RNA sequence: GACAAGUUGGCGCCUAAUCUCGAACAGAGAGCGGAGGACCCAACUGAUAGGGGCGAAUCGAAUAAUCGAGAGGUUUUCUUCCGACCUUAGCCCGACAGCUAACUCCGCAGGCGCGGCAGGAAGACCUU
Numbered sequence: 001g002a003c004a005a006g007u008u009g010g011c012g013c014c015u016a017a018u019c020u021c022g023a024a025c026a027g028a029g030a031g032c033g034g035a036g037g038a039c040c041c042a043a044c045u046g047a048u049a050g051g052g053g054c055g056a057a058u059c060g061a062a063u064a065a066u067c068g069a070g071a072g073g074u075u076u077u078c079u080u081c082c083g084a085c086c087u088u089a090g091c092c093c094g095a096c097a098g099c100u101a102a103c104u105c106c107g108c109a110g111g112c113g114c115g116g117c118a119g120g121a122a123g124a125c126c127u128u
Stems, first nucleotide, its partner, number of pairs: 010114005018030004031108006041098001050096001051093004058069004070088006078123005
């Protein structure tokens, strides 16, 4: 000096998954999400080869690998379009749930990146 790994702090990305108070434990609050749950409306026969929920994560074809369509994310740390790249999982309820005011219950985890010769166009905003 280079490379790799670890720790601490910072910035950023996916995501609802953040912030504050607290003897910083236990807990509580704000905020952001999810579920159950009337009238009315819908449905009114399913049937067990059940049914349903969270999530972008579905559908079709294929012996399989996989390939398409649809959907989702990143890429100028604003928006849109184009291009490029990537994802299209997993888990839960347990015979049972349409919508749904009041009301009731629950979650706030996890996984990554970091100085790049850093894509282009239009608009917005800010600065000069």
Molecule: c-di-AMP riboswitch aptamer (ydaO/yuaA leader)
Organism: Armatimonadota bacterium